[in-house]
RNA sequence: GGGCGCGUAGCUCAGUUGGUUAGAGCGCCACCCUGAUAAGGUGGAGGUCCCAGAUUCGAGUUCUGGCGCGCCCA
Numbered sequence: 001g002g003g004c005g006c007g008u009a010g011c012u013c014a015g016u017u018g019g020u021u022a023g024a025g026c027g028c029c030a031c032c033c034u035g036a037u038a039a040g041g042u043g044g045a046g047g048u049c050c051c052a053g054a055u056u057c058g059a060g061u062u063c064u065g066g067c068g069c070g071c072c073c074a
Stems, first nucleotide, its partner, number of pairs: 001073007010026004019057001028044005050066005
């Protein structure tokens, strides 16, 4: 330098044919429970869906370029 894959909550990951409000588990916070802790129960906070542009009535999802990471080739 070229090809391919990945990038979504603090972490690991879903997200259907593009359709109105973006989710799960773990973690975190508060409360309940307990003599106390763990476990358990209830509720809650937490998001630039990597960035920019394009298409569309509408983009996490499609297209183009860029950035980062990984693998392969040279």

The prediction has a mean pLDDT of 82. A computed fold for a 74-nucleotide RNA from a Planctomycetota bacterium, annotated as transfer RNA. It was read from a public genome assembly. Rfam family: tRNA. By type it is a transfer RNA. Rfam's curators write: Transfer RNA (tRNA) molecules are approximately 80 nucleotides in length.